[in-house]
Transfer RNA from Loigolactobacillus backii, 75 nucleotides, folded computationally. Its mean pLDDT, the model's own confidence on a scale to 100, is 82. The organism belongs to Loigolactobacillus, within Bacteria. Its Rfam family is "tRNA".
Order: sequence, then structure tokens, then C1' cells
RNA sequence: UGUCCAGUAGUUCAGCGGUAGAAUACCGGUCUGUUAAACCGUAGGUCGUUGGUUCGAACCCAACCUGGACAGCCA
Repeated sequence: UGUCCAGUAGUUCAGCGGUAGAAUACCGGUCUGUUAAACCGUAGGUCGUUGGUUCGAACCCAACCUGGACAGCCA
């Protein structure tokens, strides 16, 4: 330098044009002699950034940022 992969809730991930979700953690509640476990509930998101396409973009296109893999250049 090039190619490819990844970036979505605190964490691990799903969702690949049509209402942004699950598990888990945190918090509250039920239960319990207490804790734990179990069960119920609430909250939590600029979907990496900026533009573009579209009636509509997490999803498609372009550039850029971060991380990773491979290749290349120099020595």
C1' cells in the first nucleotide's frame, strides 16, 4: 500500500430494505429466617462517522475512522 472480515443495549450476539430485538448484567418487586436460586417487571440504542440512492436504510452505494486476517513493498 492492496484485498477481505468485523463495528447494533454495560457485555455476548441476532436482525441484511418496511415498528430496532434476544440472552446476560444492573435496578425494582414476589418468594425466602438471611443470602443464593427461581419467577415477574422497569430502564437502557446518534445501529462506527459523513454523504448519497429510495416512499422508506442497521441493511444498498461512496468516502473516511477503529480492530483483525492475508498479501505486497523496503531492509